[in-house]
Glycine riboswitch aptamer from a soil metagenome, 93 nucleotides, folded computationally. Its mean pLDDT, the model's own confidence on a scale to 100, is 81.
C1' cells in the first nucleotide's frame, strides 16, 4: 500500500436565487442550531536541560523550559434524510 466487507454523530431547519420539470426533487449563498470518527490544533505521566534549596556526596524537593499519546479536548476545516464520505475493524494479497 491494494481489493473486499461491516462502520456512529447531529436541522429532510429557515429566509433567497438558480435548474430540473409538473408544484416535487437538488444546487449554490446567507442565517441560527447542532455532530466527531477524514484532515488539523491542544495536551499528562515519563524523559532531557537550567536555576534554586539544605547536605561532603549519591540522591531528594520545588520551580521555568524541550520532548512527549489518543477513540481524550477544541470545533478552524468538515459534516447533520437518503447516496458519497468517513476514524477503526475483519478477511485476502
Nucleotide at each position: 500500500c491494494c481489493u473486499c466487507u461491516g462502520g456512529a454523530a447531529a436541522g429532510c431547519c429557515g429566509g433567497c436565487a438558480g435548474a430540473c420539470g409538473g408544484u416535487u426533487u437538488c444546487u449554490g449563498c446567507c442565517g441560527c442550531a447542532c455532530c466527531g470518527a477524514c484532515g488539523g490544533a491542544g495536551u499528562a505521566a515519563c524523559g532531557c536541560a537550567g536555576c534554586g534549596c539544605a547536605g561532603g556526596g549519591a540522591g531528594g524537593c520545588g520551580u521555568u523550559g524541550c520532548c512527549g499519546a489518543a477513540u481524550c479536548u477544541c470545533u478552524c476545516a468538515g459534516g447533520u434524510u437518503c447516496c458519497c464520505g468517513g476514524a477503526c475493524a475483519g478477511a485476502g494479497g
The sequence is in RNAcentral, with records from MGnify. The model forms 89% of the base pairs in the Rfam consensus.